The part of an RNA shown here (large-subunit ribosomal RNA, domain IV) has 357 nucleotides and comes from Pseudolabrys sp. RNAcentral holds the full RNA, with entries from ENA. Its mean pLDDT, the model's own confidence on a scale to 100, is 89.
[in-house]
Context: one part of a larger RNA
């Protein structure tokens, strides 16, 4: 000086992002135990006393119950006795030590809030969590050769199950609740009309010529069949287009201007837009930028915590709202105790650095 321990005067968190760390509690009887609360819980709350040894004495009491004795329905029955083992105080009396749960081991508690109801699972090797999951809830598919998954196929799982089943999606205990929009996406239903493919369809035109007609003999027109290109009306399916439904489907949930007999405020009122203009509850919040917003508790002083206010930059109703007693190596704020975290550093024991070999 670096590591692992140990100890300390006064103080006691003043350290620091934060009480990290480390110290304090730690056992067994006995008393004692709020608030809340789903009545189970909370609770070992919380705070206390007590605790060694020896003698009265293995005493008093408990358990358990051989032998053996009486009953007798005779039964693996019932009553007595009560050995034996075993568990073991209370008291009062004494004795030792600094110290008796004498060593090791061996909870620190409480008060508030946010989250997630819990147990439970996770990023093997930097995250254990408010994250997944979860019992509830809800929709939506599926009539059984299910629907859904894996495979080219046989074929299998789902199920040797059958709608109180099983697939899929959201939500996530419990308690009170879950508004208003179907215009827009998606999905369901619907088929009258519009479009709409490949196909059938074959009006028309071409191409090519046995031929026929003209001809300046070079050739020009015509032009069946047959083979060939091409093709218009017309028929013609889902789909779109249309018409409803549906939001525990994706998803949305307004602006401006006036008014009350102090002011301010605006229950009212007028207008413009829109599919509809945000309802309960909550609310500077894990959301609030302006912001350390204001006011109230807490400190001698509190950008954090708590409680209100509401001006919600930019909460909000199963992407669930608001509540919740239990629970949490989860976060934040506060308090007891306790303490080398610190005023502030000091010794001490081992191993290391250093020398030496």
């Nucleotide at each position: 000086c670096c590591c692992u321990g140990g100890u300390u005067a006064a103080g006691g968190a003043a350290c620091u992002c934060g009480g990290c760390a480390a110290a304090u509690u730690g056992c067994c009887u006995c008393c004692g135990u709020a608030a809340c609360u789903u009545c189970g819980g909370g609770a070992g709350a919380a705070g206390g006393a007590g605790g060694a040894c020896c003698a009265c004495g293995g005493u008093a009491g408990g358990g358990u119950g051989a032998c053996g004795g009486c009953c007798u329905u005779c039964g693996c029955g019932g009553c007595c006795c009560g050995a034996g083992c075993u568990c073991g105080a209370u008291g009062u009396g004494g004795u030792g030590g600094c110290a008796c749960a004498a060593a090791c081991c061996a909870g620190g508690c409480c008060c508030a809030a946010g989250c997630g109801a819990c147990u439970g699972u996770u990023u093997a090797c930097u995250a254990a969590a408010a994250a997944c999951a979860c019992a509830g809830g809800u929709c939506c598919g599926u009539g059984c050769a299910a629907a859904g998954u894996c495979g080219c196929a046989a074929g299998a799982c789902g199920a040797c199950g059958u709608a109180u089943a099983c697939g899929g999606a959201c939500u996530g205990a419990c308690g009170c609740c879950u508004g208003c929009c179907c215009g827009g996406u998606g999905c369901u239903g619907g088929a009258a009309c519009g479009u709409u493919a490949a196909g059938g369809g074959g009006a028309g035109g071409g191409g090519u010529u046995a031929g026929c007609u003209c001809u300046u003999c070079g050739g020009a027109g015509c032009g069946a069949a047959g083979c060939u290109c091409u093709g218009a009306a017309c028929c013609u399916a889902a789909g779109c287009g249309c018409c409803a439904g549906u939001a525990a489907a994706c998803g949305g949930c307004g602006g401006c201007c006036g008014u009350a007999a102090c002011u301010a405020u605006a229950a009212c009122g007028g207008u413009c837009c829109u599919a509809a203009g945000g309802u309960a509850g909550c609310g500077a919040a894990a959301u609030u930028c302006c912001u350390u917003g204001u006011c109230g508790g807490g400190u001698a002083a509190g950008u954090u915590c708590c409680g209100a206010c509401c001006u919600g930059c930019a909460c909000g109703a199963a992407u669930g709202g608001c509540g919740u007693a239990a629970c949490g190596a989860c976060u934040u704020g506060g308090g007891c105790g306790c303490u080398g975290u610190c005023u502030c550093a000091a010794c001490c024991a081992g191993g290391g650095a250093c020398u030496c070999g």
The source organism's lineage runs through Bacteria, Pseudomonadota, Hyphomicrobiales, Xanthobacteraceae and Pseudolabrys.